[in-house]
RNA sequence: UAGAGUUUGAUCAUGGCUCAGAUUGAACGCUGGCGGCGUGCUUAACACAUGCAAGUCGAGCGGUAACAGGCGUAGCAAUACGUGCUGACGAGCGGCGAACGGGUGCGUAAUACAUGGGAAUCUGCCUUUUAGUGGGGAAUAACCCGGCGAAAGCCGGGCUAAUGCCGCAUAAGAUCUUCGGAUGAAAGCGGGGGAUCGUAAGACCUCGCGCUGAUAGAUGAGCCCAUGCCGGAUUAGCUAGUUGGUGAGGUAACGGCUCACCAAGGCGACGAUCCGUAGCUGGUCUGAGAGGACGGCCAGCCACACUGGGACUGAGACACGGCCCAGACUCCUACGGGAGGCAGCAGUAGGGAAUCUUGCGCAAUGGGCGAAAGCCUGACGCAGCAACGCCGCGUGCGGGAAGAAGGCCUUCGGGUUGUAAACCGCUUUUGGCAGGAACGAAAAUGACGGUACCUGCAGAAUAAGGUGCGGCCAACUACGUGCCAGCAGCCGCGGUGACACGUAGGCACCAAGCGUUGUCCGGAUUUAUUGGGCGUAAAGAGCUCGUAGGCGGUUCAGUAAGUCGGGUGUGAAAACUCUGGGCUUAACCCAGAGACGCCACCCGAUACUGCUGAACUUGAGUUCGGUAGGGGAGCGGGGAAUUCCUGGUGUAGCGGUGAAAUGCGCAGAUAUCAGGAGGAACACCGGUGGCAAAGGCGCCGCUCUGGGCCGAAACUGACGCUGAGGAGCGAAAGCGUGGGUAGCAAACAGGAUUAGAUACCCUGGUAGUCCACGCCGUAAACGUUGGGCACUAGGUGUGGGUUCCAACCAACGGAAUCCGUGCCGUCGCUAACGCAUUAAGUGCCCCGCCUGGGGAGUACGGCCGCAAGGCUAAAACUCAAAGGAAUUGACGGGGCCCCGCACAAGCAGCGGAGCGUGUUGCUUAAUUCGAUGCGACGCGAAGAACCUUACCUGGGCUUGACAUGCAGGGAAAAGCCGUAGAGAUACGGUGUCCUUCGGGGCCUUGCACAGGUGGUGCAUGGCUGUCGUCAGCUCGUGUCGUGAGAUGUUGGGUUAAGUCCCGCAACGAGCGCAACCCUUGUCCUAUGUUGCCAGCGGGUAAUGCCGGGGACUCGUAGGAGACUGCCGGGGUCAACUCGGAGGAAGGUGGGGAUGACGUCAAGUCAUCAUGCCCCUUAUGUCCAGGGCUGCAAACACGCUACAAUGGCCGGUACAAAGGGCUGCUAUCCCGCGAGGGUGAGCGAAUCCCAUAAAGCCGGUCUCAGUUCGGAUUGGAGUCUGCAACUCGACUCCAUGAAGCUGGAGUUGCUAGUAAUCCCGGAUCAGCACGCCGGGGUGAAUACGUUCCCGGGGCUUGUACACACCGCCCGUCACACCACGAAAGUCGGCAACACCCGAAGCCGGUGGCCUAACCGUAAGGAAGGAGCCGUCGAAGGUGGGGUCGGUGAUUGGGGUGAAGUCGUAACAAGGUAACCGUAA
Repeated sequence: UAGAGUUUGAUCAUGGCUCAGAUUGAACGCUGGCGGCGUGCUUAACACAUGCAAGUCGAGCGGUAACAGGCGUAGCAAUACGUGCUGACGAGCGGCGAACGGGUGCGUAAUACAUGGGAAUCUGCCUUUUAGUGGGGAAUAACCCGGCGAAAGCCGGGCUAAUGCCGCAUAAGAUCUUCGGAUGAAAGCGGGGGAUCGUAAGACCUCGCGCUGAUAGAUGAGCCCAUGCCGGAUUAGCUAGUUGGUGAGGUAACGGCUCACCAAGGCGACGAUCCGUAGCUGGUCUGAGAGGACGGCCAGCCACACUGGGACUGAGACACGGCCCAGACUCCUACGGGAGGCAGCAGUAGGGAAUCUUGCGCAAUGGGCGAAAGCCUGACGCAGCAACGCCGCGUGCGGGAAGAAGGCCUUCGGGUUGUAAACCGCUUUUGGCAGGAACGAAAAUGACGGUACCUGCAGAAUAAGGUGCGGCCAACUACGUGCCAGCAGCCGCGGUGACACGUAGGCACCAAGCGUUGUCCGGAUUUAUUGGGCGUAAAGAGCUCGUAGGCGGUUCAGUAAGUCGGGUGUGAAAACUCUGGGCUUAACCCAGAGACGCCACCCGAUACUGCUGAACUUGAGUUCGGUAGGGGAGCGGGGAAUUCCUGGUGUAGCGGUGAAAUGCGCAGAUAUCAGGAGGAACACCGGUGGCAAAGGCGCCGCUCUGGGCCGAAACUGACGCUGAGGAGCGAAAGCGUGGGUAGCAAACAGGAUUAGAUACCCUGGUAGUCCACGCCGUAAACGUUGGGCACUAGGUGUGGGUUCCAACCAACGGAAUCCGUGCCGUCGCUAACGCAUUAAGUGCCCCGCCUGGGGAGUACGGCCGCAAGGCUAAAACUCAAAGGAAUUGACGGGGCCCCGCACAAGCAGCGGAGCGUGUUGCUUAAUUCGAUGCGACGCGAAGAACCUUACCUGGGCUUGACAUGCAGGGAAAAGCCGUAGAGAUACGGUGUCCUUCGGGGCCUUGCACAGGUGGUGCAUGGCUGUCGUCAGCUCGUGUCGUGAGAUGUUGGGUUAAGUCCCGCAACGAGCGCAACCCUUGUCCUAUGUUGCCAGCGGGUAAUGCCGGGGACUCGUAGGAGACUGCCGGGGUCAACUCGGAGGAAGGUGGGGAUGACGUCAAGUCAUCAUGCCCCUUAUGUCCAGGGCUGCAAACACGCUACAAUGGCCGGUACAAAGGGCUGCUAUCCCGCGAGGGUGAGCGAAUCCCAUAAAGCCGGUCUCAGUUCGGAUUGGAGUCUGCAACUCGACUCCAUGAAGCUGGAGUUGCUAGUAAUCCCGGAUCAGCACGCCGGGGUGAAUACGUUCCCGGGGCUUGUACACACCGCCCGUCACACCACGAAAGUCGGCAACACCCGAAGCCGGUGGCCUAACCGUAAGGAAGGAGCCGUCGAAGGUGGGGUCGGUGAUUGGGGUGAAGUCGUAACAAGGUAACCGUAA
C1' cells in the first nucleotide's frame, strides 16, 4: 500500500486491454462577476521594419560645434560684434567599463555537468604591508589647407596637448645567474594654506585621488584525477600524434599541446569504435516506498550569438549590440563600390492547436563611470493583455402552502418541479457614486497611484454555468427515431415499447468555471531489488566438454579492502518538512530548525566475506580387489525368410479386394521338389529388464576401447560446482563422390472408389533405404520437468553388488546395506490436473529462457551451408482477446447396460385403377384466411346452394348493423298493406305501447364515441401440439471442492417405473411413477318399474298379455374379491423372480381419465382476451349476384374394386350402444323405387327410429374384363329448401370406363388385438366414403436384440454451449490498408584521397620604407609594408560508406453481415492427430 469492467453456459487461475486518481508553460468547445499571487513561442537557433537595450570621466588632454551666463566694444535701447572668462560640452586624444548584466539551448554522450579530491598557474578593480613617484625627449588626432569618392569613407600637407608614446637615472623587493654579477619602473590631477621664494604661473607644506615595483589576502578564472551520467551488438573490433620515451619549441601553467628522432604500443564483451537521441544540475510531477518520467519559471555551471574560419586588444574574449576573411540572405548604389545581423525589451511577417504592450519609471534593489553632483541602465521596479494556474469572495438572508400558474409524468386518484416563485420583512460583501488616505523613504527623492485601505450614500439591486444520468460510476422518466440517424473510455447500445441515439422534464456532480484532447506517473506485483515466473497457461538451450566470470569444506595466524562504530569536512541559495511570523484569511512572502540518503579524510572494532601464510580430511581425485551390461569402433562367421535364376513334377488358373479391375499365366504361371545367386534384417529369449551425456544401442565370435557399480582405506590435500562466448557429438529426411540394390517404397504409371478423387484401397515402380568418405545440424531432439549439493513418513516390485542368519558344496529362503529402474502413497506444494527421497516439497549456488494474440520464427542486415536451408531476429498494421485446468450439458460414422410394433417373426394394407376429401401449383375480378418434417395436408370446418363469409363485382349508409353517457327535438313506434327497385332502401296508407305522470321504450339532431376476421403468436394471457405416460426433474440440512459444482440421484441386484432391497457421507423431503377416480370381468346384500318370468294360476292363433313372483337376467345402490397372501425352486435368511395350488380373475387382470422440471421465439391476435401500431363518408356497415366447388399437373388420407373364402336370387338366426316433440313415427293405402297420403303411440328400461349385417340353409353363375367392377354419360323422377344453373342427396331405366392384386419405397397391429361385418350419434332444412361411439365374427406370429428409428442410465473424447442443422481450414474472386523486393531515380550525413587555398598566427626574407635609442655624420640597433613558406575555412574532383524519399511491376500479410470451390482439423471428425524433412 483500496480497486473495478472485459475471454466462459458457469468456474478457478494465467494474461492483455480499459476505467476511477494526481499532474500541466497547455490547446479546443460552451460559459464567464470581483480581487490577490504567479505564469505566458514547448513549433521556424525562420526572416526581421521602427524605437530603445553601454556608457561615463572636463578633478587626464588640446579645445569650443551647440546652449546658458558673464565681461568688453558699438549703441538711448532692442540688438550686433568680440571674448573659453564661467556653467557646461558636440566631435577628438586619453582612462576605466564594454568579457558584467540580459537572451537562447543549436551543438555537445564528454574539452560538458554533478560530487569529492589534486598541483604545475594567472588574477583589473578591492584589502594588508612595503619601496618609490627624479630628470628629459619625440610624435599625433582634433583643428587648418588641399585632393579623391554617389556614398561609406579615404589620402596628402601644416600646427598642437596629455595620466598617450620613448629613452635616461634610481632598485628595497622581483627576475636571471657561471653566484662574480646582470636586467628591469612610474603620471600626474584636485582642494586648502601661515611663513619663505617667485612678476605670475607656481615652487614649498598639507589633505585627497591617482601612478610604479614588490608582498600577503580576497574574489574570479585556467588545468589534472576518481566516481556517477540515455538507447542500439541487426555497430565487434578501434587507433598513426595513435601509446610511451629522449630532446626542443610553446603556454599564465602540467601535458603529443606542437615538432624531430626512437620504441610498438594504447583502448575494447565491466561494451571500445560507430549510429541515434540529448545542454547538465539543484530540483519538478507521480508513487506507501523502491522507483519511473521530466529539466518550463527561479538558482548554479556549460555552450552559442546569421553559417564557417581567424586572430587583435585586454587582467580577463578568440568577444551577442568589436575587427578580418569566406559563404548564404537582405538593403543602398551614380554599378565603380558599400551597409547589415532582435537566441536583449517591445513589436512585425511566417510556422503552428497555441503563447502578451512597439506602456511608465530609474522612486526602490543592483550594475558601469566619476572625487562628487550626477549621467547611463528594456537589469530591475511597476502597470497593461490572457480564467493559463493556484488561492480567496460574491451572485443574497429569514419568513412564506390556496403546496398558485406553467412545464413534465400519470394507474387519471395524483405525483413532481417545490418554499422554489409570487408575497412580507431584513442585509449590502462585490460592483457604482462621493469623501479621506498610506507603508514602501535612513536628509531630499514615489513610476506604481489618488492605488491598497477607511468612511458615507442608494438599491436585491450588477453577477451561473458546464458536464453527466446502461455497468464500471452518484443520478430516470416521456416523446421522436427504427441496425436509419447516431453514441461509444472498455464492455457495448440502435432492426417499433431504446433508463445507452435526439429532444424535453426531472435528477446527480462540480462551480467562475465545466467538459474534451494531448503529456507523464499511478493503479500495473504487467520487467517483479523491495516484488513474478518457466510439467500442461508465454518460458529449460537436443546433449556433453570446457574458457572468462559467479559461487565455494574444516582449523589457526596475520591484514583490515568489503563490513560495522565514532569524529571532522563537504553536501550553495531557493525548494521540501516542522515551528513561528507578515499581508483581514488563503495562495504568496519572511525567519529559525530539520533533512539533503552521497563523497573525502582521521580514529577504532574484527564476527562474517576477501587477501596472504600454515595445516586438516569429510568434498573431489588416485590406487588395489571384484562385478553387470543390445556402451563404442574394426574384422570375421551363421541360419531362417523374401525375391530372382536353372532343372523336375504338374494344369488352368493365380493374384488382389468391401466388391472388383489393372497385373501374371497354355511361350506352362500359382502350387510343389532340388540346386544356385544376391542383398538386407537378425524370430523365439524379450521383460515399464540392461547400457549410454543425449541422439541411440539387440544373431555369434575375435581384437581394440569409454563409462558405471560394489568392497578395501594406501596416497594427493579443496585439486570443487556451474558455465556467457567457444568446441565436439547429434534420429530421420536431404546433399556430394564412388559402390551396392533382395525386400520395402516418396515421385510417377495404371486399376478401382467417387459428384470429383492429382487421396485413402489395389497392381507395378524410380530416387531413397544399405556401404565408404565428406556435408547438413534440424525433430512432439518430450519426463514438453537445466546442472550440482543437502534435508524431509512409508509401502511394494524389479536389475547390479556386498555383509549377516550360516555351518563342506550346491540350491532355496530371510534380514541389513550401497547403486540403478518402476508403481502406490503421508506431510508439503500446485490454478487445477497432478508431483510426492528419481519432487513439481524445503533451502543454497550457477547458467538458459518468458512478458497478450495475430503479423512471424517472417522481412531486412549479418554469420554458416554445394544446395535445401539453418542461426540471430524486428516493425508497420490489426484484434479484445488468444491460451491453461477443471465443471455442467449437448454431441460422436466412441464404449457398456436397458426399453419401445424400433427391428425381426406374422397378418392386413398404402404406393398402380376409378371415385371422394384435403393440400401444393396453376388459373381467376375473387378462387378469403390460417395450419407446412415427425408434431401441416378427411387439419381449424360436429357438415360453403342463399345465409355462413372474413374474398370479388356492383348498388347504398356515415354517431353508423351493435354499446354507454350528455344535451336538444319528436309522436311519425314496431307491425301490417301497397307502389318503385336486383335488393338494401325510398314513398304512401293503416296503426298507436308501458307508467308511480318524474319518465321509460322508440325515432331523430349534435357531441363524446362505436366498429375493424386490419398488422404484429418474434410484445402477450389463455388453450393446445411434441419429446412422452419416457422415468425422470429438483430441494433442505450435512459433507467434499478455492470455485463452477459434486454427493444424495452413483454402485450390486430388481422392476413397467428414481419400483423396491442391499451397500454407501449422507439423512430426509417435494414434483413425477404407483395407488386413490371411471369402465369392464366374478360373487354377495338390498331393492323390483317401464326391466325379468323359474315355479303357481288365467288367457291368446301368437306374444310377461294378465294375476302374481324376486329365483334368474338386468337396472340402481352398497359391499366382497387379488395382497406375491399360500407352497416349492433360485436369490445376499433381501428386494424380487420362476413354477404350482386355489380362484371369475394372478403378479400394475383388460381399457380409460390422469402428461413432472422443461424443450421447440412450436401453433393460435380468425374461438376468446389483450399491449402497441394502423383505418374512420372506410380496412366500418347494409344489400344483390358471384367466388371459397374453378383444372395441363403433383402429393396426402380414404372409399369401391379387381372377384368363386366370390357375385346374384330365395329362405332364415343372434346384438350392443344411442337418438326422438319445429321430433321419432307404428298401422293401413298408393308408387318398381326414392317417396307420398293417413295417423295410433311416445318427452320414452313402456312408443318409435329398427329388418342388424357378416352368419346359416337352398339355388344359380364356372374363370371371362365376366351375372366381377361400378366410373362416366343419357333419360325419367323423389325429397329438403324462398331458391338445387353455376353447386345437394337419393330413386328408377339405360350406358358399363379404368381395373386381373400394384416399382422403388412405406403404414398399422401382440388378443377379444389385427382383419372383417353391420348399427347408432354429433353437426344438420337438406347433404358423410370423414369424425365420434357400439356391438357381431374373430386370427397369425414374436428365435431374438446384430442392424434401422426413438428413448433412459453409466462411462469416454471434444477446439461444440444458438450446443453437430455445431465448429472450422485453405485457394480463388472483389474492396481497402500497411509492409517487403525491384531496373532505377532523388536527396541527407560522416569520413577518405587529391586539387585550389581567403583571413590570420608563426617562420624566412634580396631589395624598399621608418620620429624617439646609439652615433657630430655616414650608419647602426630595432621595427614596418611587401614577398615567400608551413598550417589553414569555404570550394572543386573522385571512388566508396551509411541513412532516407520515390519507383512500372511483383510478393506474401491484415481487414471486410450474407460470393466460388471443396471438407483439412475438433468425436475413432469418418484414412487417429501431430513434429522434422523430401517430393

Background:
Small-subunit ribosomal RNA from an uncultured Acidimicrobiaceae bacterium, 1479 nucleotides, folded computationally.